[in-house]
Molecule: SAM riboswitch aptamer (S box leader)
RNA sequence: CUCUUAUCAAGAGUGACGGAGGGAUCUGGCCCUAUGAAGUCCGGCAACCGCGGCAAGCAGCGGUGCCAAGUCCAGCAGGUGUGACCUGAAAGAUGAGGA
Numbered sequence: 001c002u003c004u005u006a007u008c009a010a011g012a013g014u015g016a017c018g019g020a021g022g023g024a025u026c027u028g029g030c031c032c033u034a035u036g037a038a039g040u041c042c043g044g045c046a047a048c049c050g051c052g053g054c055a056a057g058c059a060g061c062g063g064u065g066c067c068a069a070g071u072c073c074a075g076c077a078g079g080u081g082u083g084a085c086c087u088g089a090a091a092g093a094u095g096a097g098g099a
Stems, first nucleotide, its partner, number of pairs: 002098007013042001015041003021032003026075004043067003048063004053058002071091001076088005
């Protein structure tokens, strides 16, 4: 990088350093942010994989992941009581497995 598969409405900071951006990409919106962005550390959440135990779903240890807003929303297709909603797809993210 690519393929398969499962999940994506829950949950998680009044901390330290840092010092201007951030919300994946494109377009259009809408937001967060000097009452401190990204990033690092600490902390926390969670339960995909491994290990151990057992009363078989428990989160103890390890490998990941995550910690504004539904994956922030829309884009494509369909539906409805049509200026607003709903469902699905695509794309994406994460885990596990394969080439």